[in-house]
RNA sequence: AUAAACCUUCGGGGCGUGGUGAGAGGACAUUCCUCAAUUCCCGACCGGCGGUGAUCUCACGAAAGUGAGCAGCCCGCGAGCCGACAAGGCAGGAGUCCGGUGUGAAUCCGGCGCCGACAGUACAGUCUGGAUGGGAGAAGGUUAAG
Numbered sequence: 001a002u003a004a005a006c007c008u009u010c011g012g013g014g015c016g017u018g019g020u021g022a023g024a025g026g027a028c029a030u031u032c033c034u035c036a037a038u039u040c041c042c043g044a045c046c047g048g049c050g051g052u053g054a055u056c057u058c059a060c061g062a063a064a065g066u067g068a069g070c071a072g073c074c075c076g077c078g079a080g081c082c083g084a085c086a087a088g089g090c091a092g093g094a095g096u097c098c099g100g101u102g103u104g105a106a107u108c109c110g111g112c113g114c115c116g117a118c119a120g121u122a123c124a125g126u127c128u129g130g131a132u133g134g135g136a137g138a139a140g141g142u143u144a145a146g
Base pairs, nucleotide, nucleotide: 004143005142006141007140008139009138010137015043016042018041019040023035024034025033026032027031044126045125046116047115048077049076050075051074056069057068058067059066060065072114073113080090081089082088095112097111098110099109100108118129119128120127
C1' cells in the first nucleotide's frame, strides 16, 4: 500500500401578520358576528448519497505542483408505495431550454421553465405521522498473516 473481517461515530432541507372561505359555532330574526387551508389562489422558500464535473473556481507555492470545491431535472444509488417478502411496476418518465465564456460545459455564469413517495387533514416538496426507524454512503479505528 492492497484486500478481508469486525468495531465506533456521522449520515435531509424548506412558509407567510397576504387573499379566498369548504366547513363549524353564536346571536338575532332573515341578516349579522366569530372561528376556520403552511393543503386552494398569490407570493416565498428547499434540494440525500456516489460518479462525471472541464485546461473551471478557491487556497498555498518563485515555479513545478499540492490540497479543497461545484449537477434536484446527465449516469447510477437510497428511503417510500403497490404486488406475495417474488417477478414486475409506481414514485424526480423533472432542461440535451435560451443566451454567455471557452478547443471543449445537459455540470460554470445570467435568464426562463419544470419536478418532488405513502398515511392524515379543506386537495400538502415545506404541517402532523410511520421515524428515538431505515438508509445510499462518509470518516476514523482494531485484528493477524503473507
Molecule: FMN riboswitch aptamer (RFN element)
Organism: Bacillota bacterium